RNA sequence: AUGUUAUCAAGAAAGGUGGAGGGAUUAGACCCUGUGAAGCCUUAGCAACCCUUUAGAAAUGAAGAAGGUGCUAAAUUCUACCCAAGUUUAAAAAACAAUGGAUAGAUAACAA
Numbered sequence: 001a002u003g004u005u006a007u008c009a010a011g012a013a014a015g016g017u018g019g020a021g022g023g024a025u026u027a028g029a030c031c032c033u034g035u036g037a038a039g040c041c042u043u044a045g046c047a048a049c050c051c052u053u054u055a056g057a058a059a060u061g062a063a064g065a066a067g068g069u070g071c072u073a074a075a076u077u078c079u080a081c082c083c084a085a086g087u088u089u090a091a092a093a094a095a096c097a098a099u100g101g102a103u104a105g106a107u108a109a110c111a112a
Stems, first nucleotide, its partner, number of pairs: 002111007013043005021032003026080004044072003049068002051064005076104001081101002086096002
C1' cells in the first nucleotide's frame, strides 16, 4: 500500500519544547491560532476495537481497565455526487435545500 468487517452528532487537557501555521487531499465556506499553530516530549484523562473476568450451546449480555492501539475544538467542522421533503413564485422556470444514501477519509480487528 490492498481487501473484509465494524464504528464515526457521545466522551476526554495540562505542562515542557517549538515559533507560524492548522482544521486529511482539491475548491469554496466557516473556524482555531503570538492570550502561542503544526511537530516533538512528559504527565493526566476519555473510550472500550483487541484484551481480562463472568453468564450463555451460540448469538449476545454484564463488569473491568493491567497491557496493545486509538482519541482528548467545532458531526469526519460544513458543502461538492445521487435522491429529495421543503423554501421562494399567482403558477412555472431558475435558485436554495432538511433528512437519507454513495464516494472519499479516520480508527480498530482480521486476511493475503